[in-house]
RNA sequence: GAAGCCAACCAGAUGAUCGCGGGGGUAUGGACCGAAAGGUCGCCUCUGAGGAAAGUCCGAGCUCCAUAGGGCAAGGUGCUGGGUAACGCCCAGUGGGGGGAACCCCAAGGAAAGUGCAACAGAGAGAUACCGCCGAUAGCGGAGGUCAGUUGUCUCUGACGACUGUCCGCCGAGUAGGUAAGGGUGGAAAGGCGAGGUAAGAGCUCACCGGCAGUCAGGUGACUGGCUGGCCAUGUAAACCCCACCUGGAGCAAGACUGAAUAGGGGAACUAUGAACGGCCCGUUUUUGUUCCCGGGUAAGGUCGCUAGAGGCCGUCGGUAACGGCGGUUCGAGAUAGAUGAUCAUCACCUCCGUAAGGAGGGACAGAACUCGGCUUAUAGGUUGACUUCGCAA
Numbered sequence: 001g002a003a004g005c006c007a008a009c010c011a012g013a014u015g016a017u018c019g020c021g022g023g024g025g026u027a028u029g030g031a032c033c034g035a036a037a038g039g040u041c042g043c044c045u046c047u048g049a050g051g052a053a054a055g056u057c058c059g060a061g062c063u064c065c066a067u068a069g070g071g072c073a074a075g076g077u078g079c080u081g082g083g084u085a086a087c088g089c090c091c092a093g094u095g096g097g098g099g100g101a102a103c104c105c106c107a108a109g110g111a112a113a114g115u116g117c118a119a120c121a122g123a124g125a126g127a128u129a130c131c132g133c134c135g136a137u138a139g140c141g142g143a144g145g146u147c148a149g150u151u152g153u154c155u156c157u158g159a160c161g162a163c164u165g166u167c168c169g170c171c172g173a174g175u176a177g178g179u180a181a182g183g184g185u186g187g188a189a190a191g192g193c194g195a196g197g198u199a200a201g202a203g204c205u206c207a208c209c210g211g212c213a214g215u216c217a218g219g220u221g222a223c224u225g226g227c228u229g230g231c232c233a234u235g236u237a238a239a240c241c242c243c244a245c246c247u248g249g250a251g252c253a254a255g256a257c258u259g260a261a262u263a264g265g266g267g268a269a270c271u272a273u274g275a276a277c278g279g280c281c282c283g284u285u286u287u288u289g290u291u292c293c294c295g296g297g298u299a300a301g302g303u304c305g306c307u308a309g310a311g312g313c314c315g316u317c318g319g320u321a322a323c324g325g326c327g328g329u330u331c332g333a334g335a336u337a338g339a340u341g342a343u344c345a346u347c348a349c350c351u352c353c354g355u356a357a358g359g360a361g362g363g364a365c366a367g368a369a370c371u372c373g374g375c376u377u378a379u380a381g382g383u384u385g386a387c388u389u390c391g392c393a394a
Stems, first nucleotide, its partner, number of pairs: 001390004006385005012347007020048007030041004050365001054376002057374005062251004074247005079093005094108001095106004109242002114240002116236003130183002132179003136175002140172003144168002147165008191209002194206003210232002212229007255304004265294006272288001274286004311330008349362005
């Protein structure tokens, strides 16, 4: 210097003008409304998004409802040890996988409790003999040889043939077997590979490698290492299942308080009127009206909940670390259909043009809504540190 890998951090700065939300002041020595309390608007001053505020995927606090105890069901988690309020998160390890390395990734309990499934292909998917290989086979077929008999021809003590029978091995088919070495199918075919061995083969035997079981040693443990034993057992549990552990529900529009209306309900009293019962009066029931009393609900009406919290930073101690103890210091939105913005100037950064002075252009993802701890996803540009590999120079 280049390529990479891991971690931490920033998320333009300053000023001016205009505008919006919140707190405080201004107690009319500002305006308007109002009898007043007070309200609305001014004025002054302080303050006003994030590293993810996001997805709402986990875990909690808090609130309300439910709740004797135990079990079943359902759901979740799943190597080990630790951290934590808790977690499916984090840290440190173990095992497996990737990379040349720094380093990265893994839903990683049990398949020797049982059940299921393994499409297509293939003989056979947990059991198998399709091809092949191997030995056996008084029977069958074929070619051949020995011997015997019958017979034909000829160049006739013989030669060459034909037929039948006997014996001999050979070949082929068939039959009943052996064999998992080889071929073929498949993601997967009875541990792998080499040698011995065998009729051919086979852990049948042996060396090495892998697994499993036993045992010894180390480790808190996951696990690792040694020795012994041919013990060799398919895969699948994000299939049922088994084992261990965990789990009540709803969520701040939770919930609490207050609370109108020329909304409505109940009760009492009164006067009058209408209606029903009645021939009439009294009376009873009922409608309307007035007055008083009562408690309940509603408004995206108001107040609280509401932001100081398992908070941030610094130091120190313990711990490999996550994290914890102690001490000091510090605090920074709280809206309610939802404010946090715009313009201009200067500087910084990036890109382009230009020899230069300078000029032109550009600004990621996104945005609080009760609050925390995590995870995941999005993200322009930039800063710092550790580490790996390669090149160059001394």
Annotation
Bacterial RNase P class A from Desulfosporosinus nitroreducens, 394 nucleotides, folded computationally. The prediction has a mean pLDDT of 76. The source organism's lineage runs through Bacteria, Bacillota, Clostridia, Desulfitobacteriaceae and Desulfosporosinus. The sequence was found by an Rfam model in a public genome assembly. Rfam family: Bacterial RNase P class A. Gene Ontology terms of the family: ribonuclease P activity, tRNA processing and dimeric ribonuclease P complex. The family's RNA type in Rfam is ribozyme. The model forms 93% of the base pairs in the Rfam consensus.